[in-house]
RNA sequence: GCCGCGGUAGCUCAAUGGCUAGAGCAGCCGAUUCGUAAUCGGCAGACUACAGGUUCGAGUCCUGUUCGCGGCU
Numbered sequence: 001g002c003c004g005c006g007g008u009a010g011c012u013c014a015a016u017g018g019c020u021a022g023a024g025c026a027g028c029c030g031a032u033u034c035g036u037a038a039u040c041g042g043c044a045g046a047c048u049a050c051a052g053g054u055u056c057g058a059g060u061c062c063u064g065u066u067c068g069c070g071g072c073u
Stems, first nucleotide, its partner, number of pairs: 001072007010025004018056001027043005049065005
């Protein structure tokens, strides 16, 4: 330099172009317990790497950039 895959919540991952972007763990509050752990209930937390484009509608499709991983040279 070229090609491929990926970047969504603190972490690990979901999400046919149709949604108010969900779940587990972690966090906070409560229940339970003599108390803790475990368990159960609830709450909060991501404008989806960045910038454009297509579309009535984009996390999803297209282009560029950037970061990570892998391959080729």

Transfer RNA from a Phycisphaeraceae bacterium, 73 nucleotides, folded computationally. The sequence was found in a public genome assembly. The coordinates come from a structure-prediction model, not an experiment, and the mean pLDDT is 82. NCBI's taxonomy places the organism under Bacteria, Pseudomonadati, Planctomycetota, Phycisphaerales, Phycisphaeraceae.